Large-subunit ribosomal RNA, half B from Alkalihalophilus marmarensis DSM 21297, 1223 nucleotides, folded computationally.

Context: one part of a larger RNA
RNA sequence: UUUUUGUUAAGGAAUUUGGUAAAAUGAUUUUGUAAUUUUGGGAGAAGGGGUGUUUUGGUAGGGUGUAUGUUUGAGAGAGUUGUAGUGAAAAGAUUUAAGUGAUUGUUUAGUAAAAAUAUAGGUUUUUGUGAAGUUGUAAGGUGAAGUAUAGGGGUUGAUAUUUGUUUGGUGUUGGAAGGUUAAGAGGAGGGGUUAUUUUUUAUGGGAGAAGUUUUGAAUUGAAGUUUUAGUAAAUGGUGGUUGUAAUUAUAAUGGUUUUAAGGUAGUGAAAUUUUUUGUUGGGUAAGUUUUGAUUUGUAUGAAUGGUGUAAUGAUUUGGAUAUUGUUUUAAUGAGAGAUUUGGUGAAAUUAUAGUAUUUGUGAAGAUGUAGGUUAUUUGUGAUAGGAUGGAAAGAUUUUAUGGAGUUUUAUUGUAGUUUGAUAUUGGAUGUUGGUAUAGUUUGUAUAGGAUAGGUAGGAGUUUUGGAAGUUGGAGUGUUAGUUUUGAUGGAGGUGUUGGUGGGAUAUUAUUUUGAUUGUGUUGAUAUUUUAAUUUUGAGUUGUGAUUUGGUUUAGGGAUAGUGUUAGGUGGGUAGUUUGAUUGGGGUGGUUGUUUUUUAAAUAGUAAUGGAGGUGUUUAAAGGUUUUUUUAGAAUGGUUGGAAAUUAUUUGUAGAGUGUAAAGGUAAAAGGGAGUUUGAUUGUGAGAUUUAUAAGUUGAGUAGGGAUGAAAGUUGGGUUUAGUGAUUUGGUGGUUUUGUAUGGAAGGGUUAUUGUUUAAUGGAUAAAAGUUAUUUUGGGGAUAAUAGGUUUAUUUUUUUUAAGAGUUUAUAUUGAUGGGGAGGUUUGGUAUUUUGAUGUUGGUUUAUUGUAUUUUGGGGUUGAAGUAGGUUUUAAGGGUUGGGUUGUUUGUUUAUUAAAGUGGUAUGUGAGUUGGGUUUAGAAUGUUGUGAGAUAGUUUGGUUUUUAUUUGUUGUGGGUGUAGGAAAUUUGAGAGGAGUUGUUUUUAGUAUGAGAGGAUUGGGAUGGAUAUAUUGUUGGUGUAUUAGUUGUUUUGUUAGGAGUAUUGUUGGGUAGUUAUGUGUGGAUGGGAUAAGUGUUGAAAGUAUUUAAGUAUGAAGUUUUUUUUAAGAUGAGAUUUUUUAUGGAGUUAAUUUAGUAAGAUUUUUUAGAGAUGAUGAGGUUGAUAGGUUUGGUGUGGAAGUAUGGUGAUAUGUGGAGUUGAUAGAUAUUAAUUGGUUGAGG
Repeated sequence: UUUUUGUUAAGGAAUUUGGUAAAAUGAUUUUGUAAUUUUGGGAGAAGGGGUGUUUUGGUAGGGUGUAUGUUUGAGAGAGUUGUAGUGAAAAGAUUUAAGUGAUUGUUUAGUAAAAAUAUAGGUUUUUGUGAAGUUGUAAGGUGAAGUAUAGGGGUUGAUAUUUGUUUGGUGUUGGAAGGUUAAGAGGAGGGGUUAUUUUUUAUGGGAGAAGUUUUGAAUUGAAGUUUUAGUAAAUGGUGGUUGUAAUUAUAAUGGUUUUAAGGUAGUGAAAUUUUUUGUUGGGUAAGUUUUGAUUUGUAUGAAUGGUGUAAUGAUUUGGAUAUUGUUUUAAUGAGAGAUUUGGUGAAAUUAUAGUAUUUGUGAAGAUGUAGGUUAUUUGUGAUAGGAUGGAAAGAUUUUAUGGAGUUUUAUUGUAGUUUGAUAUUGGAUGUUGGUAUAGUUUGUAUAGGAUAGGUAGGAGUUUUGGAAGUUGGAGUGUUAGUUUUGAUGGAGGUGUUGGUGGGAUAUUAUUUUGAUUGUGUUGAUAUUUUAAUUUUGAGUUGUGAUUUGGUUUAGGGAUAGUGUUAGGUGGGUAGUUUGAUUGGGGUGGUUGUUUUUUAAAUAGUAAUGGAGGUGUUUAAAGGUUUUUUUAGAAUGGUUGGAAAUUAUUUGUAGAGUGUAAAGGUAAAAGGGAGUUUGAUUGUGAGAUUUAUAAGUUGAGUAGGGAUGAAAGUUGGGUUUAGUGAUUUGGUGGUUUUGUAUGGAAGGGUUAUUGUUUAAUGGAUAAAAGUUAUUUUGGGGAUAAUAGGUUUAUUUUUUUUAAGAGUUUAUAUUGAUGGGGAGGUUUGGUAUUUUGAUGUUGGUUUAUUGUAUUUUGGGGUUGAAGUAGGUUUUAAGGGUUGGGUUGUUUGUUUAUUAAAGUGGUAUGUGAGUUGGGUUUAGAAUGUUGUGAGAUAGUUUGGUUUUUAUUUGUUGUGGGUGUAGGAAAUUUGAGAGGAGUUGUUUUUAGUAUGAGAGGAUUGGGAUGGAUAUAUUGUUGGUGUAUUAGUUGUUUUGUUAGGAGUAUUGUUGGGUAGUUAUGUGUGGAUGGGAUAAGUGUUGAAAGUAUUUAAGUAUGAAGUUUUUUUUAAGAUGAGAUUUUUUAUGGAGUUAAUUUAGUAAGAUUUUUUAGAGAUGAUGAGGUUGAUAGGUUUGGUGUGGAAGUAUGGUGAUAUGUGGAGUUGAUAGAUAUUAAUUGGUUGAGG
């Protein structure tokens, strides 16, 4: 000193984030027990009392027994004793008020036990049995040997009381006329080829059957989607604005806008409230916490349940009682480490190490560099300030065209699922389509006798094989008719001509529009049948058999199931993507191009520098020829005004030029007019620009034009923006190619077209998030901490002096502007560190600056005194205890002489704490579809390291100090200390109208602090003494011993200690600061100054105290050592034995980790022992006596007593060894 533990005066939570830890409670019996309640609880509530032992007496009573008995056994009475009777051990602290979860239970094995999870209960949804769900490719399994009182999924979370409104979005369920929609079916039409044919550019052109090939429209075609209705205990949602009431305030009430609906009941600064420590009441001396209210709820709210609630919780929060070393403030004792000795004997780490400090410097914080300073050498015990200590290629942050997990209305697939087609797949009937074919029919503009389909032929045609007419029925219809048929009837009817009209009727042929009948074919749909397929129905048979096979039957049935294929759905699952720039990253902005400035007089030149444009427009706003001159101002002039049109004068551009700006521009490029299309085709020397790809300019030349009389001009716009590579697709032209040949397809070429490919040199046809569950590689190329730098901000100072101050700038105050300093704030920067420099606050412990809070000395005052203001000098010392909060800060309470401000890695985690921040769990508000997020809130949540070096602090050895020693000292130097109040007296004096009320000097006494000490007061006191419980033992009784924390309880010696006691800060010199003087010139005065000189502070130096000669500068004084031998030039030197002395060894303690220091060693009291005292305890044992007994009393201040004092050699310090001068 760490750890485990015992005890503690006085106070009693003042400690602290927080009573963490510890203490306290405790057994049993008896009494007594509140609010409240789900009537069970709460409850051991709380709060009181008793407990030993003796005796009455083994009694009353009970059990048992025939019984003498035996066993169990209260309650009560009377005694006795101790500080204390569950005497030790074991053995609840209690209460009050909130939050939260009802409860018991479960959970992150290894940082989270919780408010999370689960739960019974509520509710919703799904499932009819071959069940849904789930698992598997399937067979099969599970569900279940269950059957809706059952099973699966979701949600809420006992009970009580409630659960408002909204179906617009998303989801889900039902419906279905229409729209849209795949494969399949269908096959109109087109293309290629060419037998043939045609032709007036004949190696050419045109047409083109069949076959074959290619393309392919209409039509048909399910689910889905669109649509519609329902559904909120599905996912979710649940407004704004503005007036209004006899003070004000508020708004029952009104207006307006708007929604699917606009938050109801409750609750509410809350686990939700940022502002916020809201306001108010309680609690406290003081309350960021807590509780009751209030309520404009940033951003409560009703089964993501709302609001209460008894019981319950190793849950969270506040208060109280008891209790205590948590604390004021620490002390002492015990065990185990550490330490010393003996034995055994690791590890991390390590460039080599001969490893100081300070101020600079420096990759910006140096043991190693520069200049100083300090340092004789070497161990050992401690301590942790540094070695940007060790440990782990930082987990924060950024980056990577890295990874992974996860989400979704990212993208692209896909299992599954659903729907259609088709195969397995057959028959019948009905209904209803398409299509082909054969019949029968149908056709009204107007005019016209009237219902004229078109065209052609046409002068006849029809009729007893029954005309006209009459009548019944059927079809059609433009309502006028017309077609057909049955009956009747019994001989004619109709056309050509005429008239009307575009067209003329009889009759025949052909064709068309629609309708209809039959047949063939192909669909759709409904019903039915049985023979495929099917049965996890029954009977029967076989078998060991509830598998299964056969058979009979029943059900079902062309469905289902399965294969292929197509559409839908599909984070269930998979692969990926999710840009760059950036004074870190994110958010915001930007991304191509043009003008200007920055740009430094060629060109070029950056920034998330400044100011702006652009993704066009124009058939004239182009070409050409010709003509013309503007803005503004002045003056005059009807309506007429500042400004309309007009005249004159002036007017170098102050205008105009489609558009930004710049350049240009009046001989116009500006404003008109005429005529036109050069807004041409092919080419292009050269120049410019340039990494490339691109971009720009361009004379000339060939063709053919426009304009002009002509020379000429003209390849768009006065110049610079108005844009997009490659690939790919389309379109027009083109004998350019044509896979045996001829064609064709396809390709080439030419012209042209399709990208906000705008992230604009364009990764793909096609792409978003999240990670606090995270991971890897890198980066100090880049952020957060800290250092550095800068100093905008900040702090502070100075100057100027407008003003305030009755008057008066400067007693005090001071706007505005200017100049500095500091390096504490917030920042800027990105220099060090990402192969790690641990981050807030507290605690402990400091050190330093001064811009001074107090105390000391002064100046000045708008200073009477007291008390102050301001300023100067001054850093020696000092600078409080509490309440709330994690807080620093702040606020508050009570004090104080005062409760200063800064630096030191916002000093200090290899010193501590871990409340906050800042991992993983969980909740809440908000936000997001979601995963998740949140300088919002809440609860919970591992703090590693044996010290090598340096530093610091103790303590030794060596060696030096001109011979060896033993003592006593000097003091260069280095530390410590340095504080202040109250009261009394001077004195109720000076001063003052009074009220008040000093300076100065003297005395007394405190707080804090330092040091010494243990006589007193106390603590402790584990080898002391006494009491006492359980138990073991000494044979038993008695007396002892052991053990239970030293068993516990009461005292206590030595030692050690504070809370006890003593003492200290003084005083006086020297030199000074600010200041104040003396003499005194420069400057005949004045002047504290220039020469000289004086005074003057807690500051400085002494005085005081400690240390100190390694003070290598090694000092001084006193005493002691009676001076030898050998080697050696008789020298240095060396060797041997000695002196004084020292040491070892040994007894030891006032000393002590070990060394060391001190006292001793027989000429001895050093230690033990003994003895006599002292001190403590408190009356021993034995015995006697009293008492039934417990027990009491006497003998007797008894017995006992560690460390203490004196005495005493009884025991042990015996005897030895080593070393040590000749100068």